Predicted 3D model of a 267-nucleotide part of an RNA (large-subunit ribosomal RNA, domain VI) from Candidatus Caenarcanum bioreactoricola. Its Rfam family is "Bacterial large subunit ribosomal RNA". Its family is annotated with structural constituent of ribosome and ribosome in the Gene Ontology.
Context: one part of a larger RNA
RNA sequence: CGUAAGAGAUUUGAGAGGAUUCUUUCCUAGUACGAGAGGACCAGGAAGGACUUACCUCUAGUGUACCAGUUAUUCUGCCAAGAGUAAACGCUGGGUAGCUAUGUAAGGAGUGGAUAAAUGCUGAAAGCAUAUAAGCGUGAAGCCCACCUCAAGAUAAGAUCUCUCACCAGGUUAACUGGUUAAGACCUCGGGAAGAUUACCCGGUUGAUAGGUUGCAUGUGUAAGCAUAGUAAUAUGUUCAGCAGAGCAAUACUAAUAGGUCGAGGG
Numbered sequence: 001c002g003u004a005a006g007a008g009a010u011u012u013g014a015g016a017g018g019a020u021u022c023u024u025u026c027c028u029a030g031u032a033c034g035a036g037a038g039g040a041c042c043a044g045g046a047a048g049g050a051c052u053u054a055c056c057u058c059u060a061g062u063g064u065a066c067c068a069g070u071u072a073u074u075c076u077g078c079c080a081a082g083a084g085u086a087a088a089c090g091c092u093g094g095g096u097a098g099c100u101a102u103g104u105a106a107g108g109a110g111u112g113g114a115u116a117a118a119u120g121c122u123g124a125a126a127g128c129a130u131a132u133a134a135g136c137g138u139g140a141a142g143c144c145c146a147c148c149u150c151a152a153g154a155u156a157a158g159a160u161c162u163c164u165c166a167c168c169a170g171g172u173u174a175a176c177u178g179g180u181u182a183a184g185a186c187c188u189c190g191g192g193a194a195g196a197u198u199a200c201c202c203g204g205u206u207g208a209u210a211g212g213u214u215g216c217a218u219g220u221g222u223a224a225g226c227a228u229a230g231u232a233a234u235a236u237g238u239u240c241a242g243c244a245g246a247g248c249a250a251u252a253c254u255a256a257u258a259g260g261u262c263g264a265g266g267g
Base pairs, nucleotide, nucleotide: 001153005164006163007162008161009160010159011158015150016149017148018147021049022048023047024046025045026044033038051107052106053105054104055103059101060100061099062098066094067093068092069091070090071086072085073084074083075082076081112144113143118138119137120136121135165266167179168178169177170176184262185261186260187259188204189203190202191201192200209255210254211253212251213250214249215248216247218244219243220242225238226237227236228235229234
């Protein structure tokens, strides 16, 4: 820009892409077959490999400052208690959310259709024969459908529902031009399991969107101070304490203020 008014939702599916995999084992059955050795079709059940998709309940990782321990050194006057630095976490032990796989869950199921090789029925040309010439079947991990994803710029531009209404001025009164609006949208602001930017999604006081606070979960592992025991290192009690990033709630305390710009007038 188009989709012959302007919008907001929900969709159909022309078409496109993906996937559609492999093995072992049990039973049928040591049966059919075969002198024996050996050893099935068909049908039914189970397990697994690789691959794909999603997720984080479990298991396992990471988790750059969440907790604790610890060495050296500097500093807060000193003790005690802490802070900084040690190759960009000094080292060590753990670890929430998130992100992950080695973890969990699911998948390739089923049913059709037309066929290939192949194999048939009926059957002439050619009194026979012949699956073929007319006609009618069976038949594959392959093809079409089925399954998953995208999809109306599918210009053949589809469908359904809902909302907005018929304004003002100019104009050969009619196309058109300009303007103010409606529904709605954008800017803007608070944000996000969305994200390079953009886009997408949620919210904006008629509000739980983010921060803070409180509670809970969870992590670490029993803080400091004081008291007691011990010459002391230290231990015990107060104390399953203290502290805590992302998690779950509650709560308007703080900030989403104030506003601006577009946007139909219809065959």